[in-house]
Context: one part of a larger RNA
RNA sequence: UUGGGCGUAAAGUAUAGCUAGACCGCUGACGAAAUUGUAAGAAAAAAAGCGUUUGAACAUUAAUAUUACAAUACCGUCAUGCUAGAGGUUGUGUUGGGCUAAAGACACGCGUAUCUUAGCGCUAAAAUGCUUAGAGGGUACGAGGGUCGCAAAAAACCACGGUAUUUAGCUAAUGUAACCUGACGUCGAACUAUUUAAGUGUAGAAAGCGAAAAGGAUUAGGCACCCUUGUAGUCUACACCCUGAAUUUAUGGCCGUUAGUCAUUAUACACAUAGUGGCUAAGCUUACGCGAAAACGGCUCGCCUGGGUAGCAAACCCGCAAGGGUUGAAGCUA
Numbered sequence: 001u002u003g004g005g006c007g008u009a010a011a012g013u014a015u016a017g018c019u020a021g022a023c024c025g026c027u028g029a030c031g032a033a034a035u036u037g038u039a040a041g042a043a044a045a046a047a048a049g050c051g052u053u054u055g056a057a058c059a060u061u062a063a064u065a066u067u068a069c070a071a072u073a074c075c076g077u078c079a080u081g082c083u084a085g086a087g088g089u090u091g092u093g094u095u096g097g098g099c100u101a102a103a104g105a106c107a108c109g110c111g112u113a114u115c116u117u118a119g120c121g122c123u124a125a126a127a128u129g130c131u132u133a134g135a136g137g138g139u140a141c142g143a144g145g146g147u148c149g150c151a152a153a154a155a156a157c158c159a160c161g162g163u164a165u166u167u168a169g170c171u172a173a174u175g176u177a178a179c180c181u182g183a184c185g186u187c188g189a190a191c192u193a194u195u196u197a198a199g200u201g202u203a204g205a206a207a208g209c210g211a212a213a214a215g216g217a218u219u220a221g222g223c224a225c226c227c228u229u230g231u232a233g234u235c236u237a238c239a240c241c242c243u244g245a246a247u248u249u250a251u252g253g254c255c256g257u258u259a260g261u262c263a264u265u266a267u268a269c270a271c272a273u274a275g276u277g278g279c280u281a282a283g284c285u286u287a288c289g290c291g292a293a294a295a296c297g298g299c300u301c302g303c304c305u306g307g308g309u310a311g312c313a314a315a316c317c318c319g320c321a322a323g324g325g326u327u328g329a330a331g332c333u334a
Base pairs, nucleotide, nucleotide: 004304005303006302007288008287012301014194015193016192017191021187022186023185025082026081027079028078029077030076031075035071036070037069038068039067040066085184086181087180088179089178090177091176092175093174094173095172097171098170099169100168101167102166103165104148105147106146108144110142111141112140113139114138115137116136119130120129156163157162199240200239201238202237203236204235208234209233213229214228215227216226252300253299254298255297256296257295260279261278262277263276264275265274266273267272283290284289307333308332317325318324
């Protein structure tokens, strides 16, 4: 490389957009590179050369090439062409989709005022800790940062990451009806964008929680589990980082075909369509199971090729840095 594969054995990029490229609706006209079909090539001698069991010459058969002609499904080009793919506009719904602003609720510690007095706190039990300089507890007022109970699920939305107090504005996705455009499509190396938590930079904020650190316990010891404190961090703004069993499909995307049944969301109901789930038919699978798919077909990208060494080393690139990222061997070993 071919073949064969990628739910669980090695293997689907974290996700989306998109360039090159690959592939691609109906109808008509033209073209003929390619494709398909048909047809064509006189014989003998001499010389030279070549060849002779590794099987030639010759003969026959087949194929290829060349040239000419024909055909046009496919293919290519064109079209004031078409509407079933795709998209758009308007109307009408749905949505914890996104951003911004305002308001609210809850608990918490803090501050002020006042009442009260000796304990509070914590634990299996204690101690460290707080407290007559008035803690703790009660009441009232105030500012503050953070978070968003129940309803809540086989429910809903979103490209993935993700999204739940209320209201408003802007915006997005999606269902559906009518109309419009008229193939404008699908996939997609590269590239671009977005990417939880942790971590990084600058400037803020800092109630609670809380790596590190300190102390008290426990213990044979205890660099732990438990307790008292508590710094980074957690929060905000703007920049980085770009990783993860990136996730609830260990299942790439798009298109077509396919037997039932139960539940549920949207269009008021039903039918139907578009989703989300349960159990199954055929079929598939080593099996488990899958069952609108992991079935039957098509287009296209990515990836795999025994285990360890190793996602390590080296080089280039990216990064402020990171026991960072992308890419990624070998010797050796059994």
This is a predicted structure of a 334-nucleotide part of an RNA (small-subunit ribosomal RNA, central domain) from uncultured Paludibacter sp. The RNAcentral record of the full RNA draws on SILVA. Its Rfam family is "Bacterial small subunit ribosomal RNA". Rfam links the family to the GO terms structural constituent of ribosome and ribosome.